[in-house]
RNA sequence: ACCUCAUCAAGAGGGGCAGAGGGACCGGCCCGUUGAAGCCCCGGCAACCAUCGCCAGUGCUCUAGCCAGCACUGGGACAGGUGCCAACUCCGGCCCGUAGCAAAAGUUGCGGGAAAGAUGAGCG
Numbered sequence: 001a002c003c004u005c006a007u008c009a010a011g012a013g014g015g016g017c018a019g020a021g022g023g024a025c026c027g028g029c030c031c032g033u034u035g036a037a038g039c040c041c042c043g044g045c046a047a048c049c050a051u052c053g054c055c056a057g058u059g060c061u062c063u064a065g066c067c068a069g070c071a072c073u074g075g076g077a078c079a080g081g082u083g084c085c086a087a088c089u090c091c092g093g094c095c096c097g098u099a100g101c102a103a104a105a106g107u108u109g110c111g112g113g114a115a116a117g118a119u120g121a122g123c124g
Base pairs, nucleotide, nucleotide: 003122004121005120006119007118008117013042014041015040016039017038021031022030023029025093026092027091028090043085044084045083048081049080051077052076054075055074056073057072058071059070060069061068062065089116094113095112096111097110098109099108100107101106
C1' cells in the first nucleotide's frame, strides 16, 4: 500500500519567507497579487489513541469499606501521539423514492442510500 472498524451539518488563524496557484479526481461553483501552494514561528479547535488519587449511573467480587476493588456506560479534564483551523467531505457525479416541467428522451427541486475521499484506531 491493501484490508477492517468508527466518524465526517459543530469547532478553531495571526505573523515571516515565497511568489501562482488552490479547493483529491471529473463537471460545476468558489477562493487567490487586498498574495495561492509550499516551508518556518506562534496561537487555537477538537477529543480518535494515550493519560487521570475527577464526577454520576449500572453490574460483579470480597477481606464488606467514615461512601472498598474491578468492569461497563455517560460526563469532565487534557501538559503526551496524530489530526484539523473558507464554503456540510463546497455542491453534484451511481441507485431508489417523491414533487414540478416535458409528447418523449430527459431535466429541476427535496429526501434516503451507495461509491469515492478524508481523519483516527487496528491489522500487517

The prediction has a mean pLDDT of 83. Predicted 3D model of a 124-nucleotide RNA (SAM riboswitch aptamer (S box leader)) from a Frankiales bacterium. Rfam family: SAM riboswitch aptamer (S box leader). Rfam describes the family as follows. The SAM riboswitch is found upstream of a number of genes which code for proteins involved in methionine or cysteine biosynthesis in Gram-positive bacteria. The SAM riboswitch acts at the level of transcription termination control. The predicted structure consists of a complex stem-loop region followed by a single stem loop terminator region. Taxonomically the source falls in Frankiales (Bacteria, Bacillati, Actinomycetota, Actinomycetes).